[in-house]
Molecule: transfer RNA
Organism: Clostridia bacterium
RNA sequence: GCUGGUGUAGCUCAACUGGCAGAGCAGCUGAUUUGUAAUCAGCAGGUUGGGGGUUCAAGUCCCUUCACCAGCU
Numbered sequence: 001g002c003u004g005g006u007g008u009a010g011c012u013c014a015a016c017u018g019g020c021a022g023a024g025c026a027g028c029u030g031a032u033u034u035g036u037a038a039u040c041a042g043c044a045g046g047u048u049g050g051g052g053g054u055u056c057a058a059g060u061c062c063c064u065u066c067a068c069c070a071g072c073u
Base pairs, nucleotide, nucleotide: 001072002071003070004069005068006067007066010025011024012023013022019056027043028042029041030040031039049065050064051063052062053061
């Protein structure tokens, strides 16, 4: 330098080939317990790496850029 892949909640990952952004763990509150843990109920947490485009509608498609990983030269 070229090619491919990954980037979504604090962490690990989904989102069925465009149609309400979710789960588990972690966190907070409450219940239970003499207390803790466990368990149960609820709550909060996201500019989907950045920018632009297509579309009625984009995490998803296109362009560009950044970070990381792999391969080739």